Description
The part of an RNA shown here (large-subunit ribosomal RNA, domain I) has 598 nucleotides and comes from Saccharothrix sp. MB29. Model confidence (mean pLDDT): 82 of 100. Lineage of the source: Bacteria > Bacillati > Actinomycetota > Actinomycetes > Saccharothrix.
Context: one part of a larger RNA
């Protein structure tokens, strides 16, 4: 030195564990914020330092409710001083306090700082000081000034406002909007209106009551689900991309205006001397009230078997009022009485009371004992019982229905909050309903159409309807218009240029409960542990490693070596080769001891 073999060092695989994740269901919840959010700086306990909680009233105050024996969070012990049957600690509801910074809003500013202006206080002789309140800006309403410019306009001002800003995981609309790729290269095309940027809004959004499908039969507002279909289509007819009706389901819901006319109310403009006009007849008075134009308000009306106005008929409870005056006859308005609807659209608010109610704290909840057993230790074994609307689960010194928390069941709120009803309220009809006539009169204009150019639909200019947009040009009013895939006839549907709208749908940052042929510390979440921390970068960002003593610290008194550090005894425990470098403890890799071989 090599092999081998024994017993160790080193190391930290593996096994077993989980305090932590991962992904689904189910049910809530689905917004916060100038009453100062999100997110932070600093403080804050008797005692240093991190987490937490909290805010100069700072691990807490204050009410109201639970609970019942300890307690003064948590790494974490040790001192200390003190609460608590007069009910603390804790746990719930509902208030209070909330320092700076952050939309940050009094001016500034390198965030957590730095200076003010006004009113009130304090305080000082006085001044500085100190407390408290308040002061950005945009919109809206209102009112007050007010320019060039005579009136106006801008503009400036005051007050008022639950107004707005600012944050938020995904879903949603909207404006913009790629490239890698694929096409076996690439340029139409594709990827994809997909990533991304920006903008708005809800708890859902969007859409939505046919100017729509169908096809000569017929449906009846939207939206999601299957299907119908990988079809009809489209396509360097490549690569692709791709529908609709129609079925059958989920869910069901329909409303309001514009105009025509009436009518007030103002404004232009016009007009006369009795004409017009003041409901109609007679009579009498009125004196610019009149007509027209535009505007606002009120009633009317709302619709495709066209509808409405206007004119006319016919039916229609009850009372009062108006209508210049009086009587007749009409009208037009209100009240009762009566029917009906409702706050999630169709107009909109509050309030009581009730509950078979729910959330947010709790509460009760059966049934075992034994052993000359085995073991440190019983739940195990062995013997006898017992409960079960409870034999989920979890814990206790191995494996426990029946020790312990629970679990089946049951049962509970002073306060907030949530739902349901019920009244009160409020609204709407009852003036509407049914008809007739018609050469009256309306039916949403820079729209539609039409032309040039994008564009979005299965449609990539095609034969290219339909959609939507920029430019131009530009109708009709029901004998109107639009559509049925150029276009025309006939045919059928429909009623565009106004709004509104629950549900069926999506989506989880959040809180409960659950569930797994998910994971088990190089795995699952970057992150079980002081984790977006240490740490790295000017910065934007980038980002770990780290889990285990044992049933309980019982964490080794005490003695001996040694300056410690670590160790020898000795105690502790079933076990220290379980000694905090601490479960198990593999190889690489170091060692010693033997045995053989050079």
């Nucleotide at each position: 030195g090599g092999c081998a073999u024994a017993c160790g060092g080193u190391g930290g695989a593996u096994g077993c564990c989980u305090u932590g994740g991962c992904a689904c269901c189910a049910g809530g919840a689905g917004c916060c914020g100038a009453u100062g959010a999100a997110g932070g700086a600093c403080g804050u306990a008797g005692g240093a330092g991190a987490c937490u909680g909290c805010g100069a009233a700072a691990a807490g105050c204050c009410u109201u409710g639970g609970g019942g024996a300890g307690c003064u969070g948590u790494c974490a012990a040790c001192c200390g001083a003190g609460c608590u049957g007069a009910g603390a600690u804790c746990c719930a509801a509902g208030g209070g306090u909330g320092u700076c910074c952050g939309a940050a809003u009094g001016g500034g500013g390198a965030a957590a700082c730095c200076c003010g202006g006004c009113c009130c206080c304090a305080g000082u002789c006085a001044u500085g000081u100190g407390g408290g309140g308040u002061c950005a800006c945009c919109c809206a309403u209102a009112c007050c000034u007010g320019a060039a410019c005579a009136c106006a306009u801008a503009g400036g001002g005051u007050a008022u406002g639950u107004g707005g800003a600012g944050g938020g995981a995904a879903c949603g609309c909207g404006g913009g909007g790629a490239a890698g790729u694929g096409a076996a290269a690439c340029a139409u095309c594709u990827c994809a209106g997909u990533a991304c940027c920006c903008g708005c809004a809800g708890g859902a959004a969007g859409a939505g009551a046919a100017a729509a499908c169908a096809a000569c039969c017929g449906u009846g507002a939207u939206u999601c689900c299957g299907u119908g279909a990988g079809u009809a289509g489209u396509g360097g007819c490549g690569a692709g991309c791709g529908a609709a009706a129609g079925c059958g389901g989920a869910u069901u819901a329909g409303g309001c205006u514009a105009a025509a006319c009436c009518g007030u109310a103002c404004u232009c403009g016009u007009g006369u001397g009795a004409u017009a006009c003041c409901c109609g007849g007679c009579a009498g008075g009125g004196g610019u009230u009149g007509c027209g134009u535009g505007u606002g308000c009120g009633g009317g009306g709302u619709c495709g078997u066209g509808g409405g106005a206007c004119c006319u008929g016919u039916u229609g409870g009850u009372c009062g009022a108006u209508u210049c005056u009086g009587c007749c006859g009409g009208a037009u308005c209100g009240a009762c009485g009566g029917a009906g609807a409702g706050u999630c659209a169709u107009a909109a608010a509050a309030u009581a009371c009730c509950g078979u109610g729910g959330u947010u704290a709790g509460c009760g909840g059966a049934a075992c004992g034994u052993g000359u057993c085995u073991g440190g230790a019983a739940a195990g074994c062995g013997c006898g019982g017992c409960c079960g609307u409870a034999g989920a689960g979890g814990g206790u010194g191995a494996g426990a229905g029946u020790c312990c928390c629970g679990u089946a069941c049951g049962c509970g709120a002073a306060a907030a909050c949530c739902c349901g009803g019920u009244a009160u309220c409020u609204c709407u009809c009852u003036u509407g309903a049914c008809g007739g006539u018609g050469u009256u009169c309306c039916c949403a204009a820079g729209u539609a159409g039409c032309a040039g150019c994008g564009u979005a639909c299965u449609c990539g200019u095609g034969a290219a309807a339909u959609u939507c947009g920029c430019u131009g040009u530009g109708a009709a009013u029901c004998u109107g218009g639009c559509g049925g895939g150029a276009c025309c006839a006939c045919c059928c549907g429909c009623u565009a240029a106004g709004c509104c709208u629950g549900a069926a749908u999506a989506c989880u940052a959040c809180c409960u409960g659950g569930u797994g042929a998910c994971c088990g510390a190089u795995a699952g979440c970057g992150g079980a542990c002081u984790a977006g921390u240490a740490c790295c970068g000017u910065g934007a960002g980038g980002g770990a490693a780290a889990g285990g003593u044992g049933a309980a610290a019982a964490g080794u008194a005490c003695c001996c070596c040694g300056g410690g550090a670590g160790g020898g005894g000795a105690g502790u425990g079933a076990a220290a080769u379980a000694g905090u470098a601490c479960c198990u403890g593999a190889a690489a890799c170091c060692g010693u001891g033997u045995g053989c071989c050079u």